[in-house]
Molecule: c-di-GMP-I-GGC riboswitch aptamer
Organism: Syntrophaceae bacterium UBA2192
RNA sequence: CCUGAUAAAGGCAAACCAUCCGAAAGGGUGGGGCGCAAAAUCACUGGCCUAAGUCCGAUCAGGGAUAAGGCAGCAGGAUUGCCGGGC
Numbered sequence: 001c002c003u004g005a006u007a008a009a010g011g012c013a014a015a016c017c018a019u020c021c022g023a024a025a026g027g028g029u030g031g032g033g034c035g036c037a038a039a040a041u042c043a044c045u046g047g048c049c050u051a052a053g054u055c056c057g058a059u060c061a062g063g064g065a066u067a068a069g070g071c072a073g074c075a076g077g078a079u080u081g082c083c084g085g086g087c
Base pairs, nucleotide, nucleotide: 001086002085003084004083011036012035016031017030018029019028020027021026034073040079041078042077044076045075046074047071048070049069050068053066054065055064056063
């Protein structure tokens, strides 16, 4: 530098359950284990989700937009790193 077929030291942990935080999306902790060779870190780009509040609309209604928040286990990018194999 390339690579992830096998193995190993080990690591992470989806759904779901309990509990806590939040308006919600979602997050923390414990159990759990679908999966993961960056399923480590960063919302920079695209995407997706929420929208208490605000604005518009509606009142025969329950809608639309958005400040903002979230997803790194959606993709790209940036940074760092373990083990095996090859050069």